A computed fold for a 1480-nucleotide RNA from a Patescibacteria group bacterium, annotated as small-subunit ribosomal RNA. Its Rfam family is "Bacterial small subunit ribosomal RNA". Its family is annotated with ribosome and structural constituent of ribosome in the Gene Ontology. Taxonomically the source falls in Bacteria candidate phyla (Bacteria). Model confidence (mean pLDDT): 81 of 100.

């Protein structure tokens, strides 16, 4: 540098966010099962589980052309010819065909080797001659049930044995010596020929045994294995090497690169998946292996230790006459079992192919083909074309419509299918193709899953944390796209889904391609072995390594390409690929090796100084405590407060003497040494180690560093001392609901030593050691240079430079962020360690270590989706700053206690209607329940309805409307009646004013549409409305930091009532808020004006002015300003005073009964009329008022007292008379500045009385007489008069309201209303104390800092203890498997020694048989090892909406927390002590 191939991510922790991390999911895939379904064909496949058991049938024969003999038929008949049958002989049954136990091994795969073999095949050579012998087949006797077996007698050969010749065979002392054969057919007169056998010799080709390198599981909770082991030497043995196997000899072999044990497994080609590296798999086909009920042997053969052969042993099964006997389907069917699961007891030998055969042929369950399974892959169809009224239907629906929907229906057109013929091809049944022909008719042929997100697809309707869904995340507690139904839709199609499994996704074992400060993870430190790694430089090797070739790497299958079945799945050819391994040439950069040279690493030498490095011994003062002794006298000590203690037996205190052990103030410093633990009075003595300079040395010795070694706080352990003070435990006192704790008063171990062990710590810098690089700026400690500087001239004390350690902050650069940054957590590069989701669990078990305690190494079953750094916003603190508020203090005056009035709860009722219920419900909806209101109870009526629109039957206009009258009846209501007016068009007919007749119109009726609900749901909503809080905040653009959630601005100073203002200042700006603008009201001015007496003047309405820290002084800050004091002026001073205004939100806060409204629910009732009654009930609780409880009163009289806001035509009502009053009676005047309420008013102001009493305070209660509204005053009204005359004597714990015209006191109005105020709402009258000040209580605001909280501290969360369930562990034991060990016995059969028979005879030749031996399956027997199963019972652990107890944590979580160890007590979390760490 071309080309060519080729990589996808989503879902879940959180309020958000980043990271770690794990689940989980979309993809291919099957020898596959399961569920619902199902039309045809091709090509494939099909016991993965019991190598568990097999009825019955078939799966190995063949050859008369080797051989004899029996028996059939046939003819041309001594014999020919065919054909059976058993034997005998050959040949083959070692192949083909299943299966995958066992086997971790030369078994498989690849490359190679040297010491073999080989029957049929091929080819070369040479032979083939003469003899003889036994046997089975037979016959006869005999044994047995059966299987068979045994005596006699005779017979053939390609059986068998000698001669004899050969050879390139064999042996060998090199002279020699051994050792072979078979015939048969054709054919002819015969010989010769031919062909098929047959014998030696060589060789080929395939096959076959052997040996070696190398490759490819799991486990160390398997660490030491071995005696024929390693080797040699002799000899057996074998086809052949070799301990194969004896005998002797040596003492060796293997092992951390993992031997030995154990687990599991046939192994390749290949298959799946995947960018690819890799990772799982070994079913069909193909190679090798290995097996044949289970174990062992050998026989025959060329070739076997033999799958349809032997021979023994075992088990099992089957026959038996009991005495013996037979079997072997992991060959094709079938069959039983086993299992979620896997097929016909079919044809055929026509191909192919294999055995025998000269050959026809025969045999063949190999194989060909059919069958049976949608099991897999392909490929076809279930029809094409038109067709709108968008039919019926079905679902939804805003009631308009939409949708299924050109879909159907019709209308046309086709014909895969089914039968019969015929051709053709395979193989005779039978099949397969083709063609024709006829037949009916779109006919016979769609389903399955899914539809919240991942994920393509959405409505209703049932259901209501049910019933059920679920791959994750999560749905379902009445509006469920998530459950079930049904429309719709949406994927995929003869299939669809589910369930396993196994790759991908998962860079989630990180070789390609991960980490380890805090997420999981650096060993507590060091020495140092093996191994890994490792300076320059020359020369050489050429093993690694490149680079060319050569052989290999079976087919098959993947790939390209070209063919064949109509495609295509499937198949033929070709071709191209291939990593490995082996060889040959060749090259030398880097790696190794070998030799040699060099000085940067490293080390040595010599000097110097520094320093709590170790280790022994001496030795010191302080200060404890005791003992003694004096001086002295009543407390001392402790604590938030206390007690216990301790003390007149004289304490504490002061002194002063002795005595004893720990420990070593100041020095002391982010200062020193050490490897780390860790080390601290002074002195001597021993001793390691580092740094620094200087000279020469040595020449890479170097770094790391698994296993191994050694050191290593504190507590604990033995043994023996010591013991002042401290203090687990333990007693006691307190505190507390309890206090087994925190505080306190005693106190033993224990700290201390000597010897020895443990051997762990949050043993931390939560950062393993080494080396090199990569801006600096400032400190410290120790060195060294200096022609430097100062004076004290000196081993001083700075500068500079330059080494070594040790802080602090930054750049670059990493980092998930925090932070890290030449002391790296950066850039590299070598070594070990060590992690791979929480929880179980650092538990179990095993080993090893240890006196114990315990320590090291270190699981799995179950359960969960999460767990878990880091940083952001908030929230929240018994954190911390700052600031505000009638929050608190200070003051006034009430509340709580007494009556009574109102409202609530509770209780009660036939109802006692409903709704508000922390602040923020309770004189509140309700601005006024006698009836009505009225919803609520009892009765009583109505049912298209009290009310609105509409269709629709019927009636009637003389009973519609307006009025009236009567019966029943509590009314509603059901009935009866009567009268005077009124009542529309339009046509006919006519006497013109009536009749018919239609429409309209009203009304009454019938059905239906609908009305109607103060029934539910305020958690389904709109509006409104309270609330924090009138509190100063909540935000936004643009831009700027952050990966991001966010920040920033809005922080900071300084002010302010106020995010007000100013100033800094990565921000600049902006809106909603704040203030202003509005109303009122203090002044003052102009205008206007009735109804007013009002002239600068009262009023009233309009407008204007007027106030801005504007001016002067002074204090302070960050000084163009802001604030604070004090002034003049002004009516009025710093927001004048009130008022109206309520930001983003927040309480699922309030209301479906104010109204609106979505869903549901009622419809002769939950709807409407209507009478009564109920909301007003009364042991009790609470909440707001009122009126007192008296003298600053309380009566009563008196004066011309003084007021504002405000109503008045269904009203206000004046004057005037009655009447004690309430009120009546009357009626001017007023639709309002005119007239009335209304003399307006009351507290005050005088004047008398009352004299501290339950009084003349207080007026509750209750009687009697009255007014006054209304249809009605009984339950249930207000007022009047006269009579009674209750509790109350200033109020517990606690609590409320006020900061100036305010609190308090004092009365006026007014809405509501027919009547009814102690409530609201307003109006004016009199008129105050007090605030030092921000510690505390309560709220709120703003920075900040913790945090494990985010429904937000009413959070969260920890432990026993109780119940229910689940796995494991430990356990007296009990049952099994498993492999060895050590004895006993010991088939068969090789081999070995011995006899015995037979045949031949030269012969211990051969062949059979008896016995012994030795080896040896299997069996019996012991003491161990191993792994399963079980177990009463114990122990701990896990899960598990609302179960006890207590609150350990985490906020300073209320005693700071935690990690390790140790002892001791306790109901549990958990105390307590050493030591070390952390946060503020």
């Nucleotide at each position: 540098u071309u080309u060519u191939u080729u990589a996808a991510g989503a879902g879940u922790u959180u309020g958000a966010u980043c990271c770690u991390g794990g689940c989980u999911c979309a993809g291919g895939a099957c020898g596959a099962a399961c569920g619902c379904u199902a039309g045809c064909g091709g090509u494939g496949u099909g016991c993965c589980u019991u190598a568990g058991g097999c009825a019955u049938g078939c799966a190995a024969g063949u050859c008369g052309g080797a051989c004899g003999c029996u028996c059939g038929u046939g003819c041309u008949a001594u014999g020919c010819a065919c054909g059976a049958g058993a034997g005998u002989g050959g040949c083959a049954g070692a192949c083909g065909g299943c299966u995958g136990a066992g086997u971790a091994a030369c078994a498989c795969g690849u490359a190679g080797g040297a010491a073999c073999g080989u029957a049929c095949c091929u080819u070369u050579u040479g032979g083939c001659g003469g003899g003889g012998a036994a046997u089975a087949g037979c016959u006869u006797c005999g044994a047995g049930a059966a299987a068979u077996c045994g005596g006699a007698g005779g017979u053939a050969a390609u059986u068998c044995c000698g001669c004899a010749u050969u050879g390139u065979c064999c042996c060998u002392u090199c002279g020699g010596g051994g050792u072979a054969a078979a015939g048969g057919a054709u054919g002819u007169a015969a010989c010769u020929a031919u062909c098929c056998a047959c014998c030696a010799a060589a060789a080929g080709a395939g096959c076959g045994g052997c040996c070696u390198g190398c490759g490819g599981c799991c486990u160390a909770u398997c660490a030491g294995c071995u005696u024929g082991u390693u080797g040699g030497u002799a000899g057996g043995g074998u086809a052949a090497u070799g301990g194969c196997c004896u005998a002797c000899c040596a003492a060796g072999g293997c092992u951390a690169a993992g031997a030995c044990g154990g687990g599991u497994a046939g192994g390749g080609g290949a298959g799946g998946u995947g960018a690819g590296a890799g990772c799982c798999u070994g079913u069909u086909c193909c190679c090798c292996c290995a097996g044949a009920a289970u174990g062992g042997a050998a026989c025959u053969g060329a070739g076997a230790u033999a799958c349809g052969g032997u021979c023994c042993a075992u088990a099992c099964a089957c026959c038996u006459a009991c005495g013996g006997g037979u079997g072997g389907c992991a060959g094709c069917a079938a069959c039983c079992g086993g299992g979620a699961a896997u097929c016909u007891u079919g044809c055929g030998c026509a191909a192919u192919g294999g055995g025998c055969g000269a050959a026809a042929g025969c045999c063949u369950g190999a194989c060909g083909c059919a069958g049976c399974g949608a099991c897999a892959c392909c490929g076809c169809g279930u029809g094409g074309a038109g067709g709108a009224u968008g039919a019926a239907g079905g679902c939804c629906u805003u009631c308009g419509g939409g949708u299924c929907g050109u879909a159907a229906a019709c209308u046309c057109c086709u014909c895969u299918c089914u039968a019969a013929u015929a051709a053709u091809c395979c193989a005779u049944u039978g099949g397969a193709u083709u063609a024709u022909u006829a037949g009916u008719c779109a006919a016979a042929a769609a389903g399955c899953a899914c539809c919240g997100g991942c994920u393509a697809a959405c409505u209703a309707c049932g259901u209501g944390c049910c019933a059920g869904c679920a791959g994750c995340u999560g749905c379902g507690g009445u509006a469920a796209u998530a459950c079930g139904u049904a429309g719709g839709g949406u994927g995929c199609g003869a299939g669809c889904g589910u369930u396993g499994u196994c790759c991908g996704g998962a860079u989630u074992u990180a070789c390609u391609g991960g980490g380890c400060g805090u997420a999981a993870a650096g060993a507590g430190u060091c020495u140092g072995u093996a191994g890994g790694c490792g300076g320059a430089u020359a020369a050489g090797u050429a093993g690694g390594u490149u680079a060319u070739u050569g052989g290999u790497u079976a087919a098959a299958u993947c790939c390209u390409c070209c063919g064949g079945c109509u495609c295509a799945a499937c198949u033929g050819g070709a071709g191209a690929a291939a990593a490995g391994c082996c060889g040959a040439u060749a090259a030398u950069a880097c790696c190794g090796c070998u030799u040699g040279u060099c000085u940067a690493g490293u080390c040595c030498u010599c000097g110097a100084g520094a320093g709590g490095g170790g280790g022994u011994g001496c030795u010191g003062g302080a200060a404890c405590u005791u003992a003694c002794u004096g001086u002295g006298u009543a407390g001392g000590g402790g604590u938030g407060a206390a007690a216990u203690c301790c003390g007149u037996u004289g304490a504490u205190a002061c002194a002063g003497u002795a005595a004893g052990g720990a420990a070593c103030a100041c020095c002391a410093a982010c200062g020193g040494c050490g490897a780390a633990g860790g080390c601290g009075a002074g002195c001597a003595c021993c001793u390691g180690g580092a740094u620094c300079g200087a000279u020469g040395g040595a020449g890479a010795c170097g770094c790391u560093g698994a296993g191994a070694g050694a050191c290593g706080a504190a507590a604990g352990c033995u043994a023996g001392g010591g013991u002042a003070g401290c203090a687990a435990a333990u007693c006691g006192g307190a505190u507390u609901a309890g206090a087994g704790a925190c505080c306190c008063g005693a106190g033993u171990a224990g700290u201390c030593c000597u010897a020895g062990c443990c051997c762990u710590a949050a043993a931390u810098g939560a950062u393993c050691c080494c080396u090199g690089c990569u801006a600096g700026a400032u400190g410290g400690u120790c060195g060294g240079u200096u022609u430097u500087g100062a004076u004290u001239u000196a081993u001083u004390c700075g500068g500079a430079c330059u080494g070594a350690c040790u802080g602090u902050c930054g750049a670059a650069g990493g980092u998930a962020a925090c932070c890290c940054a030449u002391u790296a957590a950066g850039c590299a590069g070598g070594g070990c360690g060590c992690c791979u989701g929480g929880g179980g669990a650092g538990u179990a078990u095993g080993g090893c270590c240890g006196c114990a305690a315990g320590g090291c190494u270190g699981a799995a079953a179950c359960u969960c989706a999460a767990a878990g750094g880091a940083a952001u916003u908030g929230g929240c603190g018994g954190g911390g700053a700052g600031g505000c508020g009638c929050a608190c203090a200070a003051c006034c005056a009430g509340u709580g206690g007494a009556g009574c009035a109102u409202g609530u709860g509770g209780u009660u009722u036939a109802a006692u209607u409903c709704g508000a219920u922390a602040c923020a419900a309770a004189g509140c909806g309700a601005a006024g329940a006698a009836c009505c209101u009225u919803a609520c109870c009892u009765g009583g009526g109505u049912u298209u309805g009290a009310c609105a629109u509409c269709c629709u039957u019927c009636c009637u206009u003389u009973u519609c409307c307006u009025g009236c009258u009567u019966u029943g009846g509590a009314a509603a209501c059901a009935g009866a009646g009567c009268a005077a007016g009124g009542g529309g068009c339009u046509g006919u007919a006519u006497u013109u004013a009536u009749a018919c007749a239609g429409c309209a119109a009203a009304g009454g009726u019938u059905g239906g549409a609908c009305a109607g609900c103060u029934a539910c749901u305020g958690c389904a909503u709109g509006g409104u409305u309270g609330u924090c809080g009138u509190c100063a905040g909540c935000u936004c653009g643009u831009g700027u930091c952050g990966u991001g959630a966010g920040a920033u601005g809005u922080u900071c100073c300084c002010u302010u009532a106020a995010g007000u203002g100013g100033g800094g200042u990565a921000a600049c700006g902006a809106g909603c808020g704040c203030a202003a603008c509005c109303c009122u009201u203090a002044u003052u001015c102009u205008g206007u004006g009735u109804u007013g007496g009002a002239u600068u003047u009262u009023c009233a309405c309009a407008g204007a002015a007027g106030a801005c820290u504007g001016c002067c002084c002074u204090g302070c800050c960050g000084u163009u300003g802001g604030u604070a004091g004090g002034g003049a002026g002004g009516a009025a001073g710093g927001u004048g005073g009130g008022g109206a205004u309520g930001a983003c939100g927040u309480c699922a806060a309030a209301u479906c009964a104010g109204c609106a409204u979505g869903g549901u629910g009622c419809u002769u009732a939950u709807a409407u009329c209507c009478a009564g009654g109920g909301c007003g009930a009364c042991a009790c609780a609470c909440a707001u008022c009122c009126u007192a409880c008296a003298a600053u009163g309380a009566g009563a009289a008196g004066u011309a007292a003084c007021a504002a806001u405000g109503g008045g035509c269904u009203g206000c009502c004046a004057a005037g008379c009655c009447g004690c009053a309430a009120g009546g009676c009357g009626g001017a005047g007023c639709u309002a500045a005119u007239c009335c309420c209304a003399u307006c008013a009351a507290a005050c102001c005088u004047u008398c009385u009352c004299u501290c009493a339950g009084u003349g305070g207080g007026g509750a209660u209750u009687g009697c007489a009255g007014g006054c509204u209304g249809c009605a005053a009984u339950u249930c009204g207000c007022c009047u008069g006269c009579a009674u005359g209750a509790a109350c004597u200033u109020g517990g714990a606690a609590u409320u309201g006020g900061u100036a015209g305010u609190a308090a006191u004092c009365g006026c109005g007014a809405a509501u209303c027919a009547g009814c105020a102690g409530g609201u709402c307003g109006c004016g009258g009199u008129g105050a104390a007090u605030a030092c000040g921000u510690u505390c209580u309560c709220g709120c605001c703003u920075c900040u800092u913790g945090c494990a909280c985010a429904c937000a501290c009413u959070g969260c969360c920890c432990g026993u203890c109780a119940a229910a369930u689940g796995a494991g562990c430990a356990a007296a034991g009990c049952u099994g498997g498993g492999g060895g060990c050590a004895g006993c016995c010991g088939a068969a059969a090789c081999c070995u020694c011995u006899c015995c028979u037979u045949u031949u005879u030269u012969a211990u030749a051969a062949a059979g048989g008896g016995g012994g031996g030795a080896c040896u399956a299997a069996g019996c027997u012991g003491a161990a090892c191993u792994u399963a199963g079980u177990g009463a019972u114990g122990a701990g652990c896990g899960u598990u909406a609302a179960g006890u107890c207590g609150u350990a944590a985490a906020a300073u979580u209320g005693u700071u927390g935690c990690g390790a160890c140790c002892c001791a007590a306790g109901g549990a979390a958990g105390u307590a002590a050493u030591u070390c760490c952390u946060u503020g």